This is a predicted structure of a 75-nucleotide RNA (c-di-GMP-I riboswitch aptamer) from Methyloprofundus sp.
The model forms 94% of the base pairs in the Rfam consensus.
It matches the Rfam family "c-di-GMP-I riboswitch aptamer". Clan: c-di-GMP_I riboswitch clan.
The coordinates come from a structure-prediction model, not an experiment, and the mean pLDDT is 87.

RNA sequence: ACAACGAAAAGCUAAAUCUACUGGAAAGUAGAGACAGAAAGUCAUGGAUCCCGAAUGGAAAGCCAGACUACCGAA
Numbered sequence: 001a002c003a004a005c006g007a008a009a010a011g012c013u014a015a016a017u018c019u020a021c022u023g024g025a026a027a028g029u030a031g032a033g034a035c036a037g038a039a040a041g042u043c044a045u046g047g048a049u050c051c052c053g054a055a056u057g058g059a060a061a062g063c064c065a066g067a068c069u070a071c072c073g074a075a
Base pairs, nucleotide, nucleotide: 005073006072012037013036017032018031019030020029021028022027035062041068042067043066045065046064047063049059050058051057
């Protein structure tokens, strides 16, 4: 240094719910909130899920698998 791993430390993210706005809806954004998380960072490739003016559409991805990137350093 790399891989694996996850004690400690420094930090990080933010479920449900509530409020406001946007949207046909799923849902999203902001604030509060904190269930939980060692990739709950990014992607959306496969399977699963949700919505629908049903299509060549949309949503989420903190479900499983996959890819890429990454803080710290005990055993």